[in-house]
RNA sequence: GAAGCAAGCCAGACAGCCGCUGGCUAUCGCAAGAUAGCGGGAGGAAGGUCCGGACUCCACAGAGCAGGGUGACGGCUAACGACCGUCCGCCGUGAGGCGCGGAAUAGGGCCACAGAGACGAGCGUAUUAAGUUACGGUGAAACGCGGUAACCUCCACCCGGAGCAAUUUCAAAUAGGCACGCAUUGAUGCUGCUCGCGGAGCGUGCGGGUAGAAAGCUUGAGCCGUGGAGCAAUUCACGGCCUAGAGGAAUGGCUGUCAUAGCGCGCAAGGGCAACCCCAGGCGCCGUAACAGAAUCCGGCCUAUCGGCUUGCUUCACUU
Repeated sequence: GAAGCAAGCCAGACAGCCGCUGGCUAUCGCAAGAUAGCGGGAGGAAGGUCCGGACUCCACAGAGCAGGGUGACGGCUAACGACCGUCCGCCGUGAGGCGCGGAAUAGGGCCACAGAGACGAGCGUAUUAAGUUACGGUGAAACGCGGUAACCUCCACCCGGAGCAAUUUCAAAUAGGCACGCAUUGAUGCUGCUCGCGGAGCGUGCGGGUAGAAAGCUUGAGCCGUGGAGCAAUUCACGGCCUAGAGGAAUGGCUGUCAUAGCGCGCAAGGGCAACCCCAGGCGCCGUAACAGAAUCCGGCCUAUCGGCUUGCUUCACUU
């Protein structure tokens, strides 16, 4: 220098203007709310919903069957199929990567092509008292206690179901339900009263329940720093911090300056070179900005992602 491997990080910064959504304070208002000020407001995957938990409701004496899952050994954890370490196998020159890693003497099934014959003994040749012994082109396996469990199965262990649209509380209007009272001896209505008209319901209370509102809801297996234990995953101690909580769903838009990377153009000068041409650097101009978006919360996995940075390591080539 080139090509790689592994681990980790960032996902533009600042300012101005106009907005959106919660919280607190002040003023106004009976209240609903309005105005002003201050402060908070998406991610590394918030995504897919694949695996595991917390939480809630339902079910549940115990044990078993069925069904599903996992599968080297050890560890870690709230838990896991995740993660960590080691072994084994495979791939790679290597750094490293991958895992369909229990059992074939419980049983069943299957074994392509080739081969006379493929799982159960037969067959061919030679041999022997005797299916007694030896050999048999092929093929992964052949005359036998072979292979395959990513075919069924067996063994060990694990697993109740549904999911925040869970679940709970408050509670209009209309309709229906129940109880009581009034009502064809005419209630109620038109209509405040009298007359008149009409003619079968009306009033009060209770309870269920819908719209709507609220709780669940964000202080948590939390984050950051330092130190200890451990190869590591992880864990312990101390100190500090509070960091969206909407709910048809806010977290945005515009402008300017600066920075980084990339592409293209121009200018001037330099080096290599006879020349064409090539090389790295300087200055200026121009354009561009990924995937995506919380919805009860966590631990993982997988998938998408413009561009950039850091650290460690490997292989090859060259120079000293």
This is a predicted structure of a 320-nucleotide RNA (Bacterial RNase P class A) from Noviherbaspirillum sp. Root189. The prediction has a mean pLDDT of 76. The sequence is in RNAcentral, with records from ENA and Rfam. The model forms 92% of the base pairs in the Rfam consensus.